RNA sequence: AGAGUCGGCCAGGCAGUCGCUGUGCCGGUUGGCAUGGAGGAAAGUCCGGGCUCCACAGGGCAAGGCGCCAGGUAACGCCUGGGGGGCGAGAGCCUACGGAAAGUGCCGCAGAAAAUAUACCGCCUAAGCACAUUGGUGCCGGUAAGGGUGAAAUGGUGCGGUAAGAGCGCACCGCGCCGGUGGUAACACCGGUGGCAGGGUAAACCCCGCCUGGAGCAAGACCAAGUAGGGGAGCAAUGCGCGGCCCGCGCAGCUUCCGGGUAGGUUGCUUGAGGUACACGGUGACGUGUAUCCCAGAUGAAUGACUGUCCACGACAGAACCCGGCUUAUCGGCCGGCUCUCCAC
Numbered sequence: 001a002g003a004g005u006c007g008g009c010c011a012g013g014c015a016g017u018c019g020c021u022g023u024g025c026c027g028g029u030u031g032g033c034a035u036g037g038a039g040g041a042a043a044g045u046c047c048g049g050g051c052u053c054c055a056c057a058g059g060g061c062a063a064g065g066c067g068c069c070a071g072g073u074a075a076c077g078c079c080u081g082g083g084g085g086g087c088g089a090g091a092g093c094c095u096a097c098g099g100a101a102a103g104u105g106c107c108g109c110a111g112a113a114a115a116u117a118u119a120c121c122g123c124c125u126a127a128g129c130a131c132a133u134u135g136g137u138g139c140c141g142g143u144a145a146g147g148g149u150g151a152a153a154u155g156g157u158g159c160g161g162u163a164a165g166a167g168c169g170c171a172c173c174g175c176g177c178c179g180g181u182g183g184u185a186a187c188a189c190c191g192g193u194g195g196c197a198g199g200g201u202a203a204a205c206c207c208c209g210c211c212u213g214g215a216g217c218a219a220g221a222c223c224a225a226g227u228a229g230g231g232g233a234g235c236a237a238u239g240c241g242c243g244g245c246c247c248g249c250g251c252a253g254c255u256u257c258c259g260g261g262u263a264g265g266u267u268g269c270u271u272g273a274g275g276u277a278c279a280c281g282g283u284g285a286c287g288u289g290u291a292u293c294c295c296a297g298a299u300g301a302a303u304g305a306c307u308g309u310c311c312a313c314g315a316c317a318g319a320a321c322c323c324g325g326c327u328u329a330u331c332g333g334c335c336g337g338c339u340c341u342c343c344a345c
Base pairs, nucleotide, nucleotide: 001341002340003339004338005337006336007335008334009333010332012310013309014308015307016306017305018304020037021036022035023034024033025032026031039316043327044326046325047324048323049322050321051216052215053214054213058247059246060245061244063212064211065210066209067208068082069081070080071079072078083097084095085094086093087092098207099206103205104204105201106200107199120147121146122143123142124141128139129138130137131136155173156172157171158170159169160168174196175194176193177192178191179190180189181188182187220267221266222265223264230258231257232256233255234254235253238252239251240250241249242248274293275292276291277290278289279288280287281286
């Protein structure tokens, strides 16, 4: 100097004029003053909760979710740290990561053959039979090491052995079993022993372990106003409610058709598993303590327009009960750690 990788921060600023809105005070008409007023994702509605109701709130089946280990958290399918596997030269990145010896299914085409395993091209001619007589040929027989097909061919590499071969034997690796060391654990390493023989797939069904009531702020509560406290049919060892089913529990009415009235206001509604700073503990996620701050609450839906100036010349993009995550979109800038290459000293 360049390339890469990981993490953090910002999200237009300042001034003026007019306009909108929450709260407080003043005024009593249409206002005045003070002080607040969208995001890093507010988005997707994908997870987890708080809160409200069913409702006094249980048990089981079904259904759904997660799936290495240990932690964090209110909780999670999230986050942190470790382990195994994979990618990368590396810093780093990804991981749907329990079980194939409970069972079922699938592995098309190609290929001899993908499980009741086999011989397409090959290799051998030891032994046996026939022919021939230099070396051979045929039958019978042996073979799965070589070649081919395929994602995958029945452990791999090497040496010996054999007629030619083969765990046939040996060494190392792999696999099973036993033991030891380290670690909370996942797991890693070491030693011994056995020639041990069909694999893969569970993001297929399934088995195992753990977890899970439902509905949702249009939840729910209150006030006002108003009509028709109207009419008909069905059920009574019945009916209704608790997402499906059963048990159980609770209620006393329930289901349905025709017709009529209202849909306005208040609340829920923002002080929180809250923010910031510092200290301590921890590898870390985070926790504890002290201090300090109040930071949108609209309801046909509020923050806009103009001018000047600075600049990084503003992309993606607007709260609707609240919070913790994940995912997706995105212009540009700033700061730092680490890896690699080149050059100079």

A computed fold for a 345-nucleotide RNA from a Chromatiales bacterium, annotated as Bacterial RNase P class A. Model confidence (mean pLDDT): 77 of 100. Rfam family: Bacterial RNase P class A. Rfam classes the family as a ribozyme. About the family: Ribonuclease P (RNase P) is a ubiquitous endoribonuclease, found in archaea, bacteria and eukarya as well as chloroplasts and mitochondria. It was read from a public genome assembly, where an Rfam model found it. Lineage of the source: Bacteria > Pseudomonadati > Pseudomonadota > Gammaproteobacteria > Chromatiales.